Model confidence (mean pLDDT): 84 of 100. Transfer RNA from Sousa chinensis, 71 nucleotides, folded computationally.
[in-house]
RNA sequence: GGGGUUAUAGCUCAGAGAUAGAGCAUUUGACUGCAAAUCAAGAGGUCUCUGGUUCAAUCCUGGUUGCCCCC
Numbered sequence: 001g002g003g004g005u006u007a008u009a010g011c012u013c014a015g016a017g018a019u020a021g022a023g024c025a026u027u028u029g030a031c032u033g034c035a036a037a038u039c040a041a042g043a044g045g046u047c048u049c050u051g052g053u054u055c056a057a058u059c060c061u062g063g064u065u066g067c068c069c070c071c
Base pairs, nucleotide, nucleotide: 001070002069003068004067005066007064010024011023012022013021026042027041028040029039030038048063049062051060052059
């Protein structure tokens, strides 16, 4: 230099064009002599940035980051 792939909650990852979910973690409550485990309820997201298509973006273009391959 060329090509592929990746970016979504604190972490690991889903996600069909229709205002984004799970597990773990975290908070509160129940239970307990106190905890753990279990059960119930909550909080937490400008979906990497920039333009574009669309009524609507998790789509498309171009950057950037990480990983892989070729030279």
Source information:
RNAcentral records the identical sequence in 2 taxa. Rfam family: tRNA.